[in-house]
Molecule: transfer RNA
Organism: Patescibacteria group bacterium
RNA sequence: GGCAGGGUAGCUCAGUGGUAGAGCAGCGGACUCAUAAGCCGUUGGUCGUGGGUUCAAAUCCCACCCCUGCCA
Repeated sequence: GGCAGGGUAGCUCAGUGGUAGAGCAGCGGACUCAUAAGCCGUUGGUCGUGGGUUCAAAUCCCACCCCUGCCA
């Protein structure tokens, strides 16, 4: 340099045009002599950046940045 995959909550990941979600973690509650586990509830997001298309974009298009792999 070329090609492919990826970037979404603190972490691991879903979501392929129509109000952004799960698990774990965190916080609160109940339980317990107490702690843990399990149970109930709950907080948390400029969806990598900038443009474009659309009534509407995490999602489609373009450019750029970063990570991983392959080729040279």